Description:
A computed fold for a 730-nucleotide part of an RNA from a marine sediment metagenome, annotated as large-subunit ribosomal RNA, domain II.
Context: one part of a larger RNA
RNA sequence: GCCAGGGAGUUUUUUGUUAUGGCGAGCCUAAAAGUUUAAGCUUGUAAGCGAAGGGAAACCGACAUUCUGCAUUUUUGAUUAUUCAAUUUGAGAGAAGGGGUCUGAAAGGGCCUUUAGUCAUAGCAUCAAGACUAGAAACUCCGCGAUCGUGCCUUGGGUAGGAUGAAGCCUGGAGAAAUCUGGGUAGAGGUCCGCAAUGGUCUUGACGUGCAAAUCAGUCACCUGACCUGAGGCAAGGGGCCAAAAGCCAAUCUAGCGGAGUGAUAGCUAGUUCCCACCGAAGUAGAUCUCAGUCUAGCCUAAGUGGACAUUGUUGGCGUUGUAGAGCACUGAUAGAAUUAGUUUGGGGGCUAACGCCCCUACUGUUCCUUCAAACUCCGAAUGUGCCAAUAUGUAAGAAACUUGGAGACGGGUUUAUGUGGGGUAAGCCUCAUAACCGAGAGGGGAGCAACCCAGACUAUAGUUAAGGUCCCAAAAUAUUAGCUAAGUGUCAAACGGAAGAGUGUGUUUGAACGAAGACAGCAGGAAGGUAGGCUUAGAAGCAGCCACCCUUUAAAGAAUGUGUAACAACUCACCUGUCGAGUUCUUACGCCUCGAAAAUGGACGGGGCUAAAGUUAAUUACCGAUACUAUAGACCACGAAUUAUAUCGUGUGUGGUAGGUGGGCGUAGAGAGUGGAUAGAAGUAGGGUCGUGAGAUCCUAUGGACCGCUUUCUAUUGCAGAUCCUGGU
Numbered sequence: 001g002c003c004a005g006g007g008a009g010u011u012u013u014u015u016g017u018u019a020u021g022g023c024g025a026g027c028c029u030a031a032a033a034g035u036u037u038a039a040g041c042u043u044g045u046a047a048g049c050g051a052a053g054g055g056a057a058a059c060c061g062a063c064a065u066u067c068u069g070c071a072u073u074u075u076u077g078a079u080u081a082u083u084c085a086a087u088u089u090g091a092g093a094g095a096a097g098g099g100g101u102c103u104g105a106a107a108g109g110g111c112c113u114u115u116a117g118u119c120a121u122a123g124c125a126u127c128a129a130g131a132c133u134a135g136a137a138a139c140u141c142c143g144c145g146a147u148c149g150u151g152c153c154u155u156g157g158g159u160a161g162g163a164u165g166a167a168g169c170c171u172g173g174a175g176a177a178a179u180c181u182g183g184g185u186a187g188a189g190g191u192c193c194g195c196a197a198u199g200g201u202c203u204u205g206a207c208g209u210g211c212a213a214a215u216c217a218g219u220c221a222c223c224u225g226a227c228c229u230g231a232g233g234c235a236a237g238g239g240g241c242c243a244a245a246a247g248c249c250a251a252u253c254u255a256g257c258g259g260a261g262u263g264a265u266a267g268c269u270a271g272u273u274c275c276c277a278c279c280g281a282a283g284u285a286g287a288u289c290u291c292a293g294u295c296u297a298g299c300c301u302a303a304g305u306g307g308a309c310a311u312u313g314u315u316g317g318c319g320u321u322g323u324a325g326a327g328c329a330c331u332g333a334u335a336g337a338a339u340u341a342g343u344u345u346g347g348g349g350g351c352u353a354a355c356g357c358c359c360c361u362a363c364u365g366u367u368c369c370u371u372c373a374a375a376c377u378c379c380g381a382a383u384g385u386g387c388c389a390a391u392a393u394g395u396a397a398g399a400a401a402c403u404u405g406g407a408g409a410c411g412g413g414u415u416u417a418u419g420u421g422g423g424g425u426a427a428g429c430c431u432c433a434u435a436a437c438c439g440a441g442a443g444g445g446g447a448g449c450a451a452c453c454c455a456g457a458c459u460a461u462a463g464u465u466a467a468g469g470u471c472c473c474a475a476a477a478u479a480u481u482a483g484c485u486a487a488g489u490g491u492c493a494a495a496c497g498g499a500a501g502a503g504u505g506u507g508u509u510u511g512a513a514c515g516a517a518g519a520c521a522g523c524a525g526g527a528a529g530g531u532a533g534g535c536u537u538a539g540a541a542g543c544a545g546c547c548a549c550c551c552u553u554u555a556a557a558g559a560a561u562g563u564g565u566a567a568c569a570a571c572u573c574a575c576c577u578g579u580c581g582a583g584u585u586c587u588u589a590c591g592c593c594u595c596g597a598a599a600a601u602g603g604a605c606g607g608g609g610c611u612a613a614a615g616u617u618a619a620u621u622a623c624c625g626a627u628a629c630u631a632u633a634g635a636c637c638a639c640g641a642a643u644u645a646u647a648u649c650g651u652g653u654g655u656g657g658u659a660g661g662u663g664g665g666c667g668u669a670g671a672g673a674g675u676g677g678a679u680a681g682a683a684g685u686a687g688g689g690u691c692g693u694g695a696g697a698u699c700c701u702a703u704g705g706a707c708c709g710c711u712u713u714c715u716a717u718u719g720c721a722g723a724u725c726c727u728g729g730u
Stems, first nucleotide, its partner, number of pairs: 001730006011129002015125009026049002032043004053060002065096004075086004098113006132271004139261006150235009159225001161193003164189001168185007198221002202218002205216002237253001239249003274665006284297005299408001300406006309394002312392009325379001326377002331373003336368003340365004346361006412438003416435004421430002443454003458634007468624003471608003477621001479620006490610002501595003505592004511586004522579005528552003533547003558573001562571002635655002637652005666719001668716010684703008
């Protein structure tokens, strides 16, 4: 892991509510007693709830009447059978008014008032209890432990060999002596090397489901001592022992182990067992020693009351607003200007004997002009929003609203589009707003892909389309027309990348100029004279530099475009001619394309592959393609009609669904009542058939060998795939 069995909302109490039943201004017994075996009956009237409230208390103490009007009922008229109009009645419901009481000087206000309860049973929830099940680390108490390891006590045992050579003693020498010194002997030491013994340094070796819950190998420490060790004994859990590590106290130690309190507690985690049908959320606000929780409101559901409106879209009318934008009229900021005003006690300068005058600058103001603002506004949209009306839709087959029971939920997310803020106009970023979607939504498309596109799945069959596609993988066009691209660019709606800039790549386009009186390009020839212009300079002659840049001859030729020389020379260009023979040059804008272009295994348009495409632009017609739409048949639900009825008929822009609410069923065990089957074969087991949306039911065959069903009512240790679930098997 698998299989079998076990395995989780229970029981009693409190309270609320719904349903059913009894009695009803009342209802009901409890303990207990009797009967004596009955889920029974009789008694038991204490207590409790209700019938009156208001007030802290003292204390005082209610229900007149009227109106509106739903369902229902009566009558009349019209009409077509259906319905419409009017009329009447009107429980319940609503309103006015009155009343009780409290407060208050009063006015006013609060609560109550036009009668329904109570007991029992059942469902749901709730309260107190272990309270759906399992799960701590802990805390307290009572015991058990020192055969492990710690310290101590008593009594025993053990320690190869070698080295070193303290004191003392003997002896030689020195000395006046004290004493010093050589040699020998001697054999000290928490001395040295090193077995046994004891330990456990490093290899961070081996091993690491091991030989082993600490071992193996090599290496290493110590080995006469604070040494090692046997046996016996003492010290016990907030206690011991400790050459001290929070170390050790039986593989357990920042408080041992066993049992008990104990089902400790857990806002945390996991699990929580049959089916179908109807509806169907929230991740927001406020509060919280609160942000892993909970309470109230909002949002879901069921039932009831209620009795006519509700919702969204569009259009119109009347209002509302201060955003986008814009602006500078206020507030604040802002560049410049002026024959400008003020400050003479801001700073500097000039003139003057002095008074004083003048200029520049600074500041404050004024005027003109310039530019800004989330916390500026003289202005000001779109959108939004309130009311009214029309229209569409829902609605007496019951709208809004309200009441009560039951919830769940209070970790949200993403994209688009939009609008802000933070960040860097970064983030699969953070914080908000509006809408949709996922969450709780399947199906088709996007290669794959919660939230992007299409589209909201009752079942079956067939057809038609959506998004998206139609060469092959792979359903459908190797479709049509006209272009573009040569880069495999591309074959990507986005999610999922490509910029500024550059291009005499190529296509389209705007305008202009030149051109058969011959353009553009190429080739051939000419390219002169005044003059070596003047100046400068060693020199400067077209060509270092400065100034000027004229005239002549010409078809044309610059006081010279570049190379060059020391300076000249020489070459070349502008310009002209010839040759050639048809377009050439510049410019405007756009399309596609190219470069710009760098990432780690070899690699991706999904792949193959594709070039007058299977790329791309524009247009057209077919086809494919979904649980969408349509048709047919059926199921269920809601409502209606008509019914003894669940049989029948009709209507539905009804039937996705997590948490969750509600309704109806299947099955298991037992009990009461009724009724059946079985040795001519019960239950169980195995295989198969049939029926039911399903839980399941039923039949046949075999096995088996003695009990087992059905109907109805009740009761419950009542349904397993999960819980690192428990026990057993494998």